This is a predicted structure of a 511-nucleotide part of an RNA (small-subunit ribosomal RNA, 5' domain) from an uncultured bacterium. Its mean pLDDT, the model's own confidence on a scale to 100, is 81.
Context: one part of a larger RNA
Order: sequence, then structure tokens, then C1' cells
RNA sequence: GAUGAACGCUGGCGGCGUGCCUAACACAUGCAAGUCGAGCGAGAUACCGUUAAGCCUUAAAACUUGAUGGUGGAAAGCGGCAGACGGGUGAGUAUCACGUGGGCAACCUGCCCUUGGCUGGGGGAUAGCCAUCGGAAACGAUGAUUAAUACCUCAUAAUGCGAAAGAUCCGCAUGGAUUUUUCGCCAAAGAUUUUAUCGACCAGGGAUGGGCCCGCGUCUGAUUAGGUAGUUGGUGGGGUAACGGCUCACCAAGCCUACGAUCAGUAGCCGACCUGAGAGGGUAAUCGGCCACAUUGGAACUGAGACACGGUCCAAACUCCUACGGGAGGCAGCAGUGGGGAAUAUUGCACAAUGGGCGCAAGCCUGAUGCAGCAACGCCGCGUGAAUGAAGAAGGUCCUAUGGAUUGUAAAAUUCUGAUCUGAGGGAAGAUAAUGACGGUACCUCAGGAGAAAGCCCCGGCUAACUACGUGCCAGCAGCCGCGGUAAUACGUAGGGGGCAAGCGUUAUCC
Repeated sequence: GAUGAACGCUGGCGGCGUGCCUAACACAUGCAAGUCGAGCGAGAUACCGUUAAGCCUUAAAACUUGAUGGUGGAAAGCGGCAGACGGGUGAGUAUCACGUGGGCAACCUGCCCUUGGCUGGGGGAUAGCCAUCGGAAACGAUGAUUAAUACCUCAUAAUGCGAAAGAUCCGCAUGGAUUUUUCGCCAAAGAUUUUAUCGACCAGGGAUGGGCCCGCGUCUGAUUAGGUAGUUGGUGGGGUAACGGCUCACCAAGCCUACGAUCAGUAGCCGACCUGAGAGGGUAAUCGGCCACAUUGGAACUGAGACACGGUCCAAACUCCUACGGGAGGCAGCAGUGGGGAAUAUUGCACAAUGGGCGCAAGCCUGAUGCAGCAACGCCGCGUGAAUGAAGAAGGUCCUAUGGAUUGUAAAAUUCUGAUCUGAGGGAAGAUAAUGACGGUACCUCAGGAGAAAGCCCCGGCUAACUACGUGCCAGCAGCCGCGGUAAUACGUAGGGGGCAAGCGUUAUCC
């Protein structure tokens, strides 16, 4: 000098930041991922009619119930897109994980942009609804029936894919690009406020995002010296978007290592941050990039993308429900609770802005985000009054003591001011037509009123700042040297002084 700090004493305001470093311990409760009716069928409560019966009647109206038509669109269901982003955490990982520079002639890429084509015909189901049944529940079974941009099939098809045979050009090895002929293979979906949009299918290119490979860099220990059998290489199957022992069969016996293999310990990496003249050393909070993880371990499904935090399955531990047969759950999302700890906040408001998902849109969702609350945790700014004022007041302290010195222009007193404060009034920008959580906030004006706002540490030397009394190697101080045993500037108190200041000291850690 610095800190995500803590502790002690103290504490006026504002702005901007920051806030579980420990138990990747366990979690009550609420919310954090939905959306589309312009894909599809069906359609509740409700409202408006028509009609039949009942009731009451002389009759009608009104009321109740049933049937039926319309408006309307809830909850649920099928289907599409999104739940692979955004948000959290740092357990694991000494590794192509990260950083940096290259490679892919070994690759993929939904939505988006662009280009060229195409959209003809047919079929069978299924959820929902209804009925019956099982179960405490979670949930399930059977029957009947229905739709689609759900599913299947046929057709059409090359500039696509596969095979065979050629041609031209090129390269860093395997090879690559373009092109000709023949054969084989593959597609589609419609919707709407009705004529303009949004979609669907095939193929080429782009953009974006990813995958893989390589050089170099990346902590400590030799009181860890040998390690390795899919191990190292080959051939051939398989697998992948793709190369590859990635996997398998067979064959060979290789491969790494004193330039530190292996083992053990520790650790997410980086931009950065702290320090330092620099070189360097240290750190890995907030913000940004990458990686890994989601109670523990394992696995795949769907999908353009996951081996998926708020998806599925299995196993384990734990918690909960149970009719004992069986089920349910996962805060390292935002709040919040217990626990641990020296220690770290509200079960807040809003989608107004920025951004994201869905939707033609209106819009809906969004604990991302924007704000507010708490905390001197940090940085920065402001204030706690200003001017005049000597009887140098009183009081305190000290002394050479009828007096003097000091506190000290300090106070009192007089005249002012109004950052802040209190009250009243006005009142934004942030929004582009509308729409403002923040918020009647910031800010402005007026009125009142010096009123409500100073502490902490130190004073032997280092190191700025000294006297008195008490104590008497006691009580105590202390970062180092060291003070204290009767005149202690070093302990305690007081007066005075010095330093910093809404803070000041101490402790811890780094340079």
C1' cells in the first nucleotide's frame, strides 16, 4: 500500500459499488419455462333465445326442471417450437481443461440470410370424450368412437446420395475440385379476418454456433525410479457428424521415463486484480471468456444440439406419505430456515426499460434483468457552522504561588448563513404514438431553525506529540529495543499535546 474481511470503541447525510471465503451440509413454504386456437378434435361455468312439463292462476307474466339453437371461450388432451439459452456453484480436474498460435483434403450446424426447384394421390390408427373395471394413493386396464402441420404408403425428382466406367485441372501424404455417361435410391402440410401473408419439402451457398487434432506454456515432493496388456503399432470388421484402440478379432512387441515417467499432495484455467521504479512476487471475490458439476454412482432416449440443475430409467443413502400392497422428493435458481462459523442481507416491487422463449399479431411467461430494503463492508463527496469578539471571565491543570502560566477567540455576547434537517408547494429525464416498478424519487422554490450531528488511537527511541498525582519488579505495558524494585515523559488517572477523522485502532493475509 491492499482486502469479499472479522473484532473493539464510536457513528450525521448522500452517490456508486460489494455482501456464506466455513458444511458441493440438510432443507419447511412460495415463486424461478413456457407459449401457440392463424396446426387439431372436443368444449365446462356463464349469457341470450326457442320449446315441453311443473307451480300459481280466470288468464298471462315470473320461477323451477328437461330438451334444443347461438355467443363465448376455462381446465385438460393430441401436435409444433422452446425447456441444451438464461441463472447457480467450483466438488472433481495437473488435463489439449485453460491460454496462445495453427490444422480439418477427417466434420456437424435448428432458428436466420440468399439461390434454384417442388408441394399429386391414398390409408390405418391414437390421445381426448364416453362406458365398464382395478387401486388408499401414485396411477392403470378393457371396450366403443374421433381429428390434425401426428403417423404410414404410392407417385414425381436432381443440381442430392450410392455404384460402375471415363476426361480435365490441382495439391502438404492419405488425396482434392470440376465434369460426361449408365444404373439404383430418397420428399412435402397446410393455416388465415381471402388474395396477401405465415408456413411445409428437396438441394446449393452464407452467417452463427459447435466437434476433433497439433506446437508451445501451465504448482509441490526423488524421504515417489521404474511405469504400461487395449498397453504401442499393424491388418480387417464394427461404430461416430467426423479422425482415431473409440471398440472387437487376429498378428507383432512395442510405448513412456533422470529434459523427472509413474505415484502422492494441492488446485477449476484465463482476461484481470494487489504490490513493485521495473524485473518479479502474490491472488483467482465482484465483471467478462472457457471448462466441469447439479444428493452419490451409472445409463441411454428424444432432439439440429444433452448423455440434459427445476426430463426419463436403474442402483445407493437420506426425508416424507401409506389402507403395508405400494408410492413421492432433490434450492451448487431467487428469497427464506436449521446447522457450521470470527463472519456475510428481504420468504420485497415490476416486467416501465434492456434482453430471452413462444406467437402473424394482440399478447403471455421471464427471482434473467431493472429497482427498492438491510449492513460504515469499501471508495468518493458533503456536513457537524461563519464573522466579530479580552473582563484574556469562571472552572480545571501546573508553577519559583497575595502572583503567574496554560486551556484560550476557546466560551459567553453581537451579527449572519441554511449543504444537511423539519414542514409546505412544484416536479422530471429514463419512452418513439401509448405504456414508469423505481416514485411524488432526484431536483427546484418557500418557510422554520445553530437548532439534532465527533470520535478513536497515540505522546521513552524508532515516530509527530509532556507534565502532575497514584503505584513501588506489585498492578501492569510491549511491534522491536525494552519500561516498573519510592521523585516512572514507557504502568493507571488527570490536565495538556500530536495524528487521523464518520471513522479510528487491533487481528489475519499478500507485495